[in-house]
């Protein structure tokens, strides 16, 4: 250069057009324990940017930006 993949809380993911955008680990607050660890509730925390299409976008189209793979 060409091609195809991928970007969601701190970290791995899940959600393929309409429900409050969900699980798991961390965190952290209380219960429990003499203390701690383990267990239990419960909380904060996120959709890479910019445009479009749609009644409605994480999703579906363009363009960038980053990442990785093949191929040369």
């Nucleotide at each position: 250069g060409u091609u195809c993949c991928c970007g969601u809380g701190g970290u791995g993911c899940a959600g393929u057009g309409g429900u409050u955008a969900g699980c798991a680990c961390a965190u952290u607050a209380g219960a429990c324990u003499u203390u701690g660890a383990a267990u239990c509730u419960g909380a904060a925390g996120a959709c890479c940017c910019g445009g479009g299409u749609c009644c409605g976008a994480a999703u579906c189209c363009c363009g960038g930006c980053g990442g990785g793979a093949a191929c040369u």
This is a predicted structure of a 72-nucleotide RNA (transfer RNA) from Chloropicon primus. Rfam family: tRNA. It is annotated as a transfer RNA. The prediction has a mean pLDDT of 80. A source record names the gene tRNA-Gln-TTG-1-1. The source organism's lineage runs through Eukaryota, Chlorophyta, Chloropicophyceae, Chloropicaceae and Chloropicon.